The RNA shown here (Bacterial small signal recognition particle RNA) has 100 nucleotides and comes from Desulfotomaculum sp.
[in-house]
RNA sequence: AAUCGGGUCUUGCGCGACGCAAGCUCUCGAACCGUGUCAGGUCCUGACGGAAGCAGCACUAAGGGAGUACUUGCGGGUGUUGCAAGGGUGCCUGAUUGGA
Numbered sequence: 001a002a003u004c005g006g007g008u009c010u011u012g013c014g015c016g017a018c019g020c021a022a023g024c025u026c027u028c029g030a031a032c033c034g035u036g037u038c039a040g041g042u043c044c045u046g047a048c049g050g051a052a053g054c055a056g057c058a059c060u061a062a063g064g065g066a067g068u069a070c071u072u073g074c075g076g077g078u079g080u081u082g083c084a085a086g087g088g089u090g091c092c093u094g095a096u097u098g099g100a
Base pairs, nucleotide, nucleotide: 001097002096003095004094005093006092007091008090009086010085011084012083013082014081015079016078018075019074020073021072022071023070024067025066026065027064028063034059035058036057037056042051043050044049
């Protein structure tokens, strides 16, 4: 110096971590416009009984907080990740050949 290969580059398809969100678990959570139970009291009834139902209590909805395994979705200057295709101006590297 030449040739070939690989990497760097682009695209696509995967895998795994990371981030966000949701599911999940626990907890809080309704003056009235949720449910149940409804003291007291109220109403109906000759009576027996019945009706509605405030407070309270319980369970929760919307929503809030905490949690770390698992599941799902989304994301990228993610990763000495994998495969395929493209690219060959330049850079790096390996092999072969030739010359100095």
NCBI's taxonomy places the organism under Bacteria, Bacillota, Clostridia, Eubacteriales, Desulfotomaculum. It was read from a public genome assembly, where an Rfam model found it. Its Rfam family is "Bacterial small signal recognition particle RNA". Gene Ontology terms of the family: signal recognition particle, plasma membrane targeting and SRP-dependent cotranslational protein targeting to membrane, signal sequence recognition. By type it is a non-coding RNA gene. Rfam describes the family as follows. The signal recognition particle (SRP) is a universally conserved ribonucleoprotein involved in the co-translational targeting of proteins to membranes.